Annotation:
Transfer RNA from a bacterium, 84 nucleotides, folded computationally. It was read from a public genome assembly. Its Rfam family is "tRNA". It is annotated as a transfer RNA. Rfam's curators write: Transfer RNA (tRNA) molecules are approximately 80 nucleotides in length.
[in-house]
RNA sequence: GCCGCUGUGGCGGAAUUGGUAUACGCGUACGACUCAAAAUCGUAUGACCGUAAGGUCUUGUGGGUUCGACUCCCACCAGCGGCA
Repeated sequence: GCCGCUGUGGCGGAAUUGGUAUACGCGUACGACUCAAAAUCGUAUGACCGUAAGGUCUUGUGGGUUCGACUCCCACCAGCGGCA
């Protein structure tokens, strides 16, 4: 230099003939149980703003196509692999 794969909440990881993003697990918070703790069980948990109701934003970054994009197209960034 060329080719390919990968990039999604705090972490792992689902969701693809384009149609309500964040299922599930871990972690965390609160509660139950206990003399107390561990284990176990229940509820909640993407981020920001808000007392609340609610609002805004979000799939590596920036654009494009589309009524609609994690998904398709372009460029770039990072990691991994192959070739030279």